[in-house]
RNA sequence: GCCGAGGUGGCUCAGUGGUAGAGCAGCCCCAUGGUAAGGGGCAGGUCGUGGGUCCGAUUCCCACUCUCGGCU
Numbered sequence: 001g002c003c004g005a006g007g008u009g010g011c012u013c014a015g016u017g018g019u020a021g022a023g024c025a026g027c028c029c030c031a032u033g034g035u036a037a038g039g040g041g042c043a044g045g046u047c048g049u050g051g052g053u054c055c056g057a058u059u060c061c062c063a064c065u066c067u068c069g070g071c072u
Stems, first nucleotide, its partner, number of pairs: 001071007010024004018055001026042005048064005
């Protein structure tokens, strides 16, 4: 330099055009003689950055940036 995959709550990941979700972690409550397991609830995200298309973009297009893999 070229090719491919990826960047979404603290962590691991869904979501392929119509107000962003789950599990774990955190906080509160229930339950127990108590603890753990269990049940219910709450909070937490400029969807890597900047443009473009569209009535509408996490999603489609372009550029850049970062991570991983491959080729040279």

A computed fold for a 72-nucleotide RNA from a Candidatus Curtissbacteria bacterium, annotated as transfer RNA. Its mean pLDDT, the model's own confidence on a scale to 100, is 82. It matches the Rfam family "tRNA". Gene Ontology term of the family: triplet codon-amino acid adaptor activity. Taxonomically the source falls in Candidatus Curtissiibacteriota (Bacteria, Bacteria candidate phyla).